[in-house]
C1' cells in the first nucleotide's frame, strides 16, 4: 500500500412508510425495459430485491 477472512457499524437494490427476509456495497452498492433515423426522439410496466399491511396514484363493477 494491496489482497483475503471475521466482527460491529452504516448505506444501496428505478417514486413513500411499517413488519419479516435476501443479496449487494464500505464512497461503493444504485440509478427498469422496449423501438428509431440514435448520446437525441417516442413508447410501456411497476409504489416491493421478495412476502405481508398502510398510504397515494390508475381501472372495473356495486351501493
Nucleotide at each position: 500500500g494491496g489482497u483475503c477472512g471475521g466482527c460491529c457499524c452504516g448505506g444501496c437494490g428505478a417514486u413513500g412508510g411499517g413488519g419479516c427476509u435476501c443479496g449487494c456495497c464500505g464512497g461503493a452498492a444504485c440509478u427498469u425495459c422496449c423501438g428509431c433515423g440514435a448520446c437525441g426522439c417516442g413508447g410501456a410496466u411497476g409504489a416491493u430485491g421478495g412476502c405481508u399491511c398502510c398510504u397515494a396514484c390508475g381501472g372495473a363493477c356495486g351501493g